This is a predicted structure of a 72-nucleotide RNA (transfer RNA) from Apristurus kampae.
Its mean pLDDT, the model's own confidence on a scale to 100, is 83.
Its Rfam family is "tRNA". By type it is a transfer RNA.
It is recorded under the gene name trnT.
The RNAcentral record of the sequence draws on ENA.
[in-house]
RNA sequence: GUUUUGGUGGCUUAACUUUAAAGCGUCGGCCUUGUAAGUCGAAGACUAGGGGUUUAAAACCCCUCCAAAACA
Numbered sequence: 001g002u003u004u005u006g007g008u009g010g011c012u013u014a015a016c017u018u019u020a021a022a023g024c025g026u027c028g029g030c031c032u033u034g035u036a037a038g039u040c041g042a043a044g045a046c047u048a049g050g051g052g053u054u055u056a057a058a059a060c061c062c063c064u065c066c067a068a069a070a071c072a
Base pairs, nucleotide, nucleotide: 001071002070003069004068005067006066007065010024011023012022013021026042027041028040029039030038048064049063050062051061052060
């Protein structure tokens, strides 16, 4: 330099273009003599950045950035 794959809450992963979901973690309540476990609830991502298509984009198209792999 070229090609491919990926970038989504603090972490790990989902999501036929049509309300961004789950687990762990965090916080609060219940339970307990107290903690852990259990149980109930809450907060937290406008999806790497910008533009385009569409009634509607995390998803499709283009450019850029970052990471990994292959080739040179």